RNA sequence: GGAAACUAGGGUUCCGGCUUUUUAAAUGAAAGCGCUUGGUCCGAGAGUUUCCGGCCUCACUAGUAACGAGGUUCCACGGAGGGAUAAAAGCCCGGGAGA
Repeated sequence: GGAAACUAGGGUUCCGGCUUUUUAAAUGAAAGCGCUUGGUCCGAGAGUUUCCGGCCUCACUAGUAACGAGGUUCCACGGAGGGAUAAAAGCCCGGGAGA
């Protein structure tokens, strides 16, 4: 530096749930509800874990190659606005503006 899984978080396409209408009642159908603690779904630079990669040391070696072992991979306050998707977001613009 990259990837995956997961989580905080996020909404409402689909499913479940709830409400209303229709009905004698139920089924079914239609409409609505995300203040609907759910499943699917989206999901972190400043969250977690793992893997790949980079770098350093050692061992081996003719060798700075290959293989092996160990280590290291830090820090990180942050709008407003805009964008995608069905929709929203700690998603993307963006470790941006600014501090």
Predicted 3D model of a 99-nucleotide RNA (Guanidine-I riboswitch aptamer) from Nitrosomonas supralitoralis.
Its mean pLDDT, the model's own confidence on a scale to 100, is 87.